Predicted 3D model of a 268-nucleotide part of an RNA (large-subunit ribosomal RNA, domain VI) from a metagenome. It matches the Rfam family "Bacterial large subunit ribosomal RNA". Rfam links the family to the GO terms structural constituent of ribosome and ribosome. The full RNA is in RNAcentral, with records from SILVA.

Context: one part of a larger RNA
Formats: sequence, C1' cells, structure tokens
RNA sequence: CGCAGGAGAUUUGAGUGGGGCUGACCUUAGUACGAGAGGACCGGGUUGGACGGACCUCUAGUGUAUCGGUUAUCGCGCCAGCGGUAGUGCCGAGUAGCUACGUCCGGAAGGGAGAAACGCCGAAAGCAUAUAAGCGUGAAACCCUCCACAAGAUGAGAUCUCCCUGGAUCGUAAGAUCCCUGAAGGCUCCUGGAAGAUGACCAGGUGAUAGGUCGGGUGUGUAAGCAUAGUGAUAUGUUGGGCUUACCGAUACUAAUCAGCCGUGAGG
Repeated sequence: CGCAGGAGAUUUGAGUGGGGCUGACCUUAGUACGAGAGGACCGGGUUGGACGGACCUCUAGUGUAUCGGUUAUCGCGCCAGCGGUAGUGCCGAGUAGCUACGUCCGGAAGGGAGAAACGCCGAAAGCAUAUAAGCGUGAAACCCUCCACAAGAUGAGAUCUCCCUGGAUCGUAAGAUCCCUGAAGGCUCCUGGAAGAUGACCAGGUGAUAGGUCGGGUGUGUAAGCAUAGUGAUAUGUUGGGCUUACCGAUACUAAUCAGCCGUGAGG
C1' cells in the first nucleotide's frame, strides 16, 4: 500500500515445512514342519540404541548480585569489628535462570488409492485363461491421519462485537473548499517481562507492571555483643544463631504524572 467505511477479537485452511529409523528378549511353542539335527509364520507383551521435541521435580554443571573459611597488605585513631586490592586474591558450598550427563514424550495405530506379486468370476477361442468387461489381496514409497506455519490464498475468505447519522459555498455527479466535529480504536511516552540484537510480541500505566517494605521459601552453617573456662591460641553458652540475589505471596510507600498525536462524520 492492497483486501471498496473504520476498529477489536475469534477463526476456516488453499498451500508450505517437519516427522516416518531400528535391535534384542519373553510368550504363542520346543508347537507347525522334520528321521534327527534343528526350528518357524501369524499374534501378544517387555526393554533398548540412534535421532528429535519439551522441561528443570530428581541427578549433575554453571551460578564474579548469596553465605562461610582463609593469606598478604592498605585504610576506618587503637582493640574488637569491618571495608578496599591481590584473576571472584584463594578456597568450601549454593537460590533463580540457563543447561545435559538428568526427566518426560515422539516415530505408532488407522483409512484411501495402488507397485511388483498373488487371486475371483470370465469370454474373445463350446476348452483353457487373474483381463478383454467386472471384482479382490497387496510395501518403510504416494494421499490423509500427527506437529508447526498459513487469507498478499490480489481467488486477499468466515463469524461475533464496537464506532461515526453536522453546517455553508461550488459542482450535472463522484466530489472539492471553509467552519464545526474528532467516535470505536490505535500510537507516542512511561513501568516491566519466563519476549527480545533493534523493531516486534506480551503484562501494565491508579493499578500489583517494576522497585521498596513485610511474611514465607531457599542457601550458608551457630553472626556481632556479652558471659564463662583457659597464661594463651581457642572453646562453650546465649544460638540452628545471623545474614540471605534472581524464587512464592501480601502490601500503593516510590515510579508508571500530566498530556500529545493519529483515526472521522454512514461508506464505489
């Protein structure tokens, strides 16, 4: 820009892409078959490999915004307690998120048409013949079925709901100019996000969108201070204490203020 008014939702599916792999074991059954050795079709069940998708409950990794230990040095006047720097100083753990080595799921089943092949009825050709008319069975291939996208599918689809019902002049008319009007809805802007390079998408803008605060969870592992014991390092008690990011809730305290713009007037 188009989809013959504008808008918000919900959709149909022409079409496109993806997927389609396979082993072993148990059973049927040591049955059919076979002198024996051996050893099935068909059917039922279990469990794997590789591949793919999703997810983070478990396991594991990361986790320089969490907690703890510790060395050197500098600083806060000193002690104590803290802070800075040394690759996060080094080390031990670890939430969320993101991950795989983890977990769950997938291929299937079914239908259609049919290849090779195998048949039924059956003439030409009194027989025979799966073929000439006609009718069946039949493969990971084909078309559906499963998953994703999809009406620029210009063949531009469908359904629901919402919005706009002024005046003057000119023109044969579609319409043009001026005044009035400015809807539904959208955007800018702002708070953010399991969305994201930016656009976009999603949640919000007076409400739980983010921050803060409060409560909980989780992690770390018994804070500081004080008391007691010891010459002291330290230990014990207060104490599973203190602190605690991204998690779960609650709560308008803070910030989403105020506003501006687009979009018209009933539709070839």